A computed fold for a 388-nucleotide RNA from Reyranella aquatilis, annotated as Bacterial RNase P class A. It was read from a public genome assembly, where an Rfam model found it. Model confidence (mean pLDDT): 76 of 100.
RNA sequence: UCAGACGGCUGGAUGACUGCACUCGCGCGGACAACCGCACGGGUGAGGAAAGUCCGGGCUCCACGGAGACACGGUGCCGGAUAACGUCCGGCGGGGGCGACCCCAGGGAAAGUGCCACAGAAAACAGACCGCCUGCCUGGCUCGCCAGGCCGGUAAGGGUGAAACGGUGGAGUAAGAGCCCACCGCGCGACCGGUAACGGGAGCGGCAUGGCAAACCCCACCGGGAGCAAGACCAAAUAGGGGCGGCACGCCGGGCAACCGGCAGCGGUGUUUCCGCGUCGUCGCCCGGGUCGGUCGCGCGAGGCGCCCGGUAACGGGCGUCCCAGAGGAAUGGUCAUCCAUCGCUUUCGGGCGAGGACAGAACCCGGCUUACAGGCCGUCUGACCCA
Repeated sequence: UCAGACGGCUGGAUGACUGCACUCGCGCGGACAACCGCACGGGUGAGGAAAGUCCGGGCUCCACGGAGACACGGUGCCGGAUAACGUCCGGCGGGGGCGACCCCAGGGAAAGUGCCACAGAAAACAGACCGCCUGCCUGGCUCGCCAGGCCGGUAAGGGUGAAACGGUGGAGUAAGAGCCCACCGCGCGACCGGUAACGGGAGCGGCAUGGCAAACCCCACCGGGAGCAAGACCAAAUAGGGGCGGCACGCCGGGCAACCGGCAGCGGUGUUUCCGCGUCGUCGCCCGGGUCGGUCGCGCGAGGCGCCCGGUAACGGGCGUCCCAGAGGAAUGGUCAUCCAUCGCUUUCGGGCGAGGACAGAACCCGGCUUACAGGCCGUCUGACCCA
C1' cells in the first nucleotide's frame, strides 16, 4: 500500500419564529358527582432497533390441600452467568478457510416400530444383471480351444446409486472370500490427564453395529390459565330492587263520571275516639348494585453514568452522582437562516449554482433473539507485496 477478519461508537449541528403533549407554580372558569377546561411563566418530550410479537420474567386477575402418575407442549455436548430464558460467557467435539476467524437442532440408531425417491439384479436376517470358475449336455473345428444351454460356486472385476455389508498389498484357491497374514481403519479397553464434555492410551478383538430421531419413539430436565381492553376506585340521568313518610282502598245506595251519604275487617283495648297493620297505585326523601362517564394502574426502575475491587469472560460487589416521554384516536410538528457529510452540473481551479440526510417511530414495564438500516468514526488482528 492492497485484500480481508472481529469488536465498539455514531445515526446531522446551531439559532430564530410558531404550534402540540405532559408536568410544576400561580390565577381564572364550568348546569353537573367523579372531575374537567383555559390563560401566563418555568421545565421535559422517541429508538438502536421504539419494529416482528418469537422466547423469558415482573405485575394483575382467575383456578388450585400436599405429593406422585398419565397426557400434551418445549428444551437437549460440558461447566458457568442470570430473576429467568430457546439468551450470554468460557471450553469440548465436528465441518469450512493459507490465516485472523466463521458455521453446527451437537442426548440415544447394540429397546422397539417405520422410511430410504430415481436408477439398479439386489436398499439391510442382503443380493448373482454382466463377468469369472468347476462339472454336465449340444454344436463347431485348426484337437484343445470356441459358441450356446443347464446344475452349482464366487461379492475379487464391471455397471446402478446419495448410500452396495471395511481399505491396500500379499499368501491361498477351480475361481474367490478376514478364510489366513502385514499395515491402515473400526470396536472394546486396564491406566493416565481434566470439575466435566472430552483427550491420550498399554493391551485385546478378524470385523460384529449403513443412513434418517427437524419420523414415531426412548431418556433427562422444564412448564397451571389468561392478559393493561389485566385489574382497582369514584359514580349521573332513566328503568328496576329495598326502607321510611303522605294520599287512596272493601260493601250498600244515588249519579254517565268526578264525587256524595251510610256501614264494615285485624291488632293495641271490653266499648268509643285515635293510632297501627294489610293491598295495590301514586308522590317525595334515603340506601345499595350496575350502566354512561371520570380517575388510578402509568413511569424510582432486575434504572442510567463515572470510578474502584473480584472474575479469562458473561457477570457480581462497593462508593459517588443523575431523575430521564407518559398520550388515550393517541403529543414529540412546521417555516426560515447559517454550517457539516454526500451527490450532480460548471469552473478562469479560488470557487459558483442546485439537490439533499438511512431504517424507522413509544402505548404496562424489563432481559433477550430476529429482521431493517444511507453515510461516518475508532480499536485489535490476519494474509500478500514493497522499503529500511